The part of an RNA shown here (small-subunit ribosomal RNA, 3' major domain) has 475 nucleotides and comes from an uncultured Eubacteriales bacterium. The full RNA is in RNAcentral, with records from ENA and SILVA.
Context: one part of a larger RNA
């Protein structure tokens, strides 16, 4: 000087408390461990692994296993020889591949005595330099990322103090979300952080007005006030008033205002810590491999299943289930696409073909909500697992191993032990909608809107963090 203390003082955070809803019990989905396996590819393991890499494992992907094959190689550059390129049907085979330098076929540029010659590109064969490696090492690395933590800290120049390591500044008195600001002070300044600048949302002005909006039962036509769209502005600054404060910084209350004290949300992550993660995104040193640890193909596996854990979904019902009627979104996506009307089917879906590269058309009837009827507290008209059967869709192909529909079947489950998680407002809870990936496959992920709470006395305690101080058997 740090680190540590079941030392002290002060402060903060859904940290506790006050509340609401859960997890832990059930079934299923999914990830992991374990076990099994020819293989169940690999990585990730307290917080900071476990619906994680994977924003899609039937083949492919695919890295794993078995079998059949190739060896200058699927891919790159260089040399020589030959040949235009290209190349069908067919046969063997699971395919790769072989028959095959097959039948056929004759291009481009330069030159020409029209016979030809040379060249480029591409291909085949041959020789070797080499290619190749999702092989090892993340404890050799770059890049990228997690975490402490959006915590308020981390430092430097000069000066001063100290023999020196170092200190001071950065401590102190107040204040703040903040090393934020004020005052004081052997310090005076400065940098990276904080804040601001950026995006979005909330109010409003001007300009612009179709595909939008308006009057309407609807259309044509008309208009741009309103809604909306989107470009540029305004607006919030403790600016004003009062009280407190040290005459400061600021705090509290009030006015005005759409909004009040960083208005709400996002992006943005200091010096560093964990030899944290990643050599399987990519790049890369070294090591290893080179008829194999490389390459091709078919099939299988990654989907196994006495079990254990994490994360979710669905429930256990009456604030509900079922049936009927009926209302209101936002944000996205669309051409090998979205798919309307109409018809068929109980349905998944099929036929059909209009419109739309889209403020025009489609996706697109949002659902919970509301109104009416019924069920009457039951393992039920709750719950839907499981299983049988009949179908639909995608795709060469749904056996291993997809999703959906109809009928039948109708399991556990009656609110969950110890323990434990999230959340402070348009939040939790609840309800549906969309997107990426994608032929198909979503209870996951990322977004969108609808309905919409309870509670916070407070900081004694648990956890994590910050500042000062004190002790030290630690560095």
């Nucleotide at each position: 000087u740090g680190a540590c203390g079941g030392g002290g003082a002060c402060c903060c955070g859904c940290a506790c408390a006050a509340g609401c809803a859960g997890u832990g019990g059930a079934g299923u989905a999914u990830g992991u461990g374990g076990u099994u396996u020819a293989a169940u590819u690999c990585g990730a393991c307290g917080a900071u692994a476990c619906g994680c890499g994977a924003a899609a494992a039937a083949u492919c992907u695919u890295a794993c296993c078995a079998a059949g094959c190739c060896u200058u190689g699927a891919c790159a550059u260089c040399c020589g020889a030959c040949u235009a390129a290209c190349g069908a049907a067919g046969c063997a085979g699971a395919a790769a591949u072989g028959c095959a330098u097959u039948a056929g076929g004759u291009g481009c540029c330069c030159u020409u005595u029209c016979g030809g010659g040379g060249g480029a590109a591409a291909g085949u064969c041959g020789a070797g330099a080499c290619a190749g490696g999702u092989g090892g090492u993340g404890c050799a690395u770059g890049g990228u990322u997690g975490u402490c933590g959006u915590c308020a800290g981390c430092u430097c120049g000069u000066g001063u103090c100290g023999u020196g390591a170092g200190a001071u500044g950065u401590u102190g008195g107040g204040u703040u979300a903040a090393g934020u600001c004020c005052c004081g002070c052997a310090a005076c300044g400065a940098g990276c952080g904080c804040g601001a600048c950026c995006c979005u949302u909330g109010c409003u002005g001007u300009c612009a007005g179709u595909u939008g909006c308006u009057a309407c039962g609807a259309a044509a036509g008309a208009g741009c006030a309103c809604u909306c769209u989107g470009a540029c502005g305004g607006g919030a600054c403790u600016g004003c008033c009062g009280u407190u404060g040290a005459u400061a910084a600021a705090a509290c209350g009030g006015a005005g205002g759409a909004a009040g004290g960083u208005g709400g949300g996002g992006a943005c992550g200091a010096c560093g810590u964990c030899a944290a993660a990643u050599c399987c995104u990519c790049a890369u040193g070294c090591c290893c491999u080179u008829u194999a640890u490389g390459g091709c193909u078919u099939g299988g596996g990654c989907u196994a299943c006495a079990c254990a854990c994490g994360u979710a979904c669905u429930a256990c019902a009456a604030u509900g289930g079922u049936c009927g009627a009926u209302a209101c979104a936002a944000a996205g996506g669309g051409a090998a696409g979205c798919c309307a009307a109409a018809g068929c089917g109980c349905g998944a879906g099929c036929u059909g073909g209009a419109g739309c590269a889209a403020a025009u058309c489609c996706u697109u009837c949002a659902a919970a909500a509301u109104c009416g009827a019924u069920c009457u507290c039951a393992g039920u008209u709750c719950g839907g697992a499981u299983u049988g059967u009949a179908g639909g869709c995608u795709g060469a192909a749904a056996c291993u191993c997809g999703c959906c529909u109809g009928c039948a079947u109708g399991a556990a489950g009656u609110u969950g032990g110890a323990a434990u998680u999230g959340c402070u407002a348009g939040u939790a809870a609840u309800c549906g909608c969309g997107g990426a990936u994608c032929a198909g496959c979503a209870c996951g992920c990322c977004g969108c809107g609808g309905u919409g709470a309870a509670u916070a006395c407070g900081u004694u305690c648990c956890c994590g963090g910050g500042u000062c101080u004190u002790g030290u058997a630690c560095a």